[in-house]
Description: A computed fold for a 319-nucleotide RNA from a Burkholderiaceae bacterium, annotated as Bacterial RNase P class A. NCBI's taxonomy places the organism under Bacteria, Pseudomonadota, Betaproteobacteria, Burkholderiales, Burkholderiaceae. The RNAcentral record of the sequence draws on ENA. It matches the Rfam family "Bacterial RNase P class A". Rfam's curators write: Ribonuclease P (RNase P) is a ubiquitous endoribonuclease, found in archaea, bacteria and eukarya as well as chloroplasts and mitochondria. A source record names the gene rnpB.
RNA sequence: AAAGUCCGCCGGGCGAUCGCCGGCAGCCGCACUCAAAAAAACGUGCUGCGGGAGGAACGUCCGGACUCCGCAGAGCGGCGUAGCAGGUAACGCCUGCCCACCGUGAGGUGAGGAUCAGAGCAACAGAGACGAGCCGAUUCAGUUCGGGUGAAACGGGCAAUCUCUACGCGGAGCAACACCAAAUAGGCGGCCGAUGAUCCUGCUCGGGGAGGCCGCGGGUAGGUGGCUCGAGCCGGCGCGCGAGCGUCGGCCUAGAAGAAUGAUCGCCACGCGCCAGCAAUGGCGCGCACAGAAUCCGGCGUACAGGCGGGCUUUGCAC
Numbered sequence: 001a002a003a004g005u006c007c008g009c010c011g012g013g014c015g016a017u018c019g020c021c022g023g024c025a026g027c028c029g030c031a032c033u034c035a036a037a038a039a040a041a042c043g044u045g046c047u048g049c050g051g052g053a054g055g056a057a058c059g060u061c062c063g064g065a066c067u068c069c070g071c072a073g074a075g076c077g078g079c080g081u082a083g084c085a086g087g088u089a090a091c092g093c094c095u096g097c098c099c100a101c102c103g104u105g106a107g108g109u110g111a112g113g114a115u116c117a118g119a120g121c122a123a124c125a126g127a128g129a130c131g132a133g134c135c136g137a138u139u140c141a142g143u144u145c146g147g148g149u150g151a152a153a154c155g156g157g158c159a160a161u162c163u164c165u166a167c168g169c170g171g172a173g174c175a176a177c178a179c180c181a182a183a184u185a186g187g188c189g190g191c192c193g194a195u196g197a198u199c200c201u202g203c204u205c206g207g208g209g210a211g212g213c214c215g216c217g218g219g220u221a222g223g224u225g226g227c228u229c230g231a232g233c234c235g236g237c238g239c240g241c242g243a244g245c246g247u248c249g250g251c252c253u254a255g256a257a258g259a260a261u262g263a264u265c266g267c268c269a270c271g272c273g274c275c276a277g278c279a280a281u282g283g284c285g286c287g288c289a290c291a292g293a294a295u296c297c298g299g300c301g302u303a304c305a306g307g308c309g310g311g312c313u314u315u316g317c318a319c
Base pairs, nucleotide, nucleotide: 001315002314003313004312005311006310007309008308009307010306012268013267014266015265016264017263018262020052021051023049024048025047026046027045028043029042054290058301059300061299062298063297064296065295066173067172068171069170078169079168080167081166082165083097084096085095086094087093098112099110100109101108102107113164114163118162119161120158121157134147135146136145137144177225178224179223180222187216188215189214190213191212192211199207200206232251233250234249235248236247237246238245239244270287271286272285273284274283275282276281
C1' cells in the first nucleotide's frame, strides 16, 4: 500500500416564519354564595420560560418486572432447553475454555447429553441394506476361502424420527387492573293508584283509563389513576482474561389517547454529475437512507444513503 477480518461510534448543523403535545409561572374567565370579597380547584382563552422519537422507537421471537385469575398433596400428560464453567432479576442471551467443521490466516459456524433400554430409518449403486443372511467356489460337515458395489456388507451409522436422561415451565395480558360514574332499558325494595294516580294542566271544572314516584345495586358511554425515577444514564476509581460486579460523584432525559414531536424557506456540511481552470479552486444541477414511541426493562433478529476511529491477518514493496 492493497485485499480481508473483528470491535466501537455517528447517522446532518445553524437561522427565520407558521403550527402541534406536555410542564411551570402570571393574567383572564367560570363556578361555589342571601350578598360582597378572597383562596383552592377547573378552563376549548392570552402571555412568558423550559422539555418533546430511534439506533433500530421496527418484528413481537425469547426472558423478566407489574396486574388480575387459578392453585392442599401426589401422579400422568404436554411444551421447551442441552459440551464444561461463569455472568445476570431472568433467558433459548452474553463471556471464557474444550471439541468438531470451514478458512493460508486474523477469524467464523455449531440443533456439541445418551444408540450396552426399546422402536424406526438408510437415496443411488448393488444379488443382498438392518432381519440376518445372500452369491460363487469348496468340504464328511455352515467346513473353509473369496465377494465387484456402496457413506455403510454384520459390524456399524442417524437421536435435525420416536424414545431415554437431566433441568425448567400455571394462565392471560396495560384493550392488564383499580377508582369515580350519566342517559336509556332491564333487576330488587318501598310508597301511591279503578274510592281513578301520573297525564292534558299553574288552579277549578272537565277529559282520560293503568301505571306513577322514590331509593338501592350491577353494567355501559364518559372521566381519573396505572404512566414513567428506572435491574436508569454519564464519568472516575477498584476487582475480573472476559461477560460483568462493587463503590464514589454528577444528571433527570417524551408521556399522547383518532393519538403531538410537523410544514415552508435560506445558509452551511456531505455525495454524485456537468462546465471553467495547469492546479488550488469556483459555478450550476441533482441527491441525502431505514424508519417512527404507546406500561416498562434485558436480549435476539431484521432494515439502513452516507461517514469516522481502532485492533489484528495475508500478500507486495521500502529501510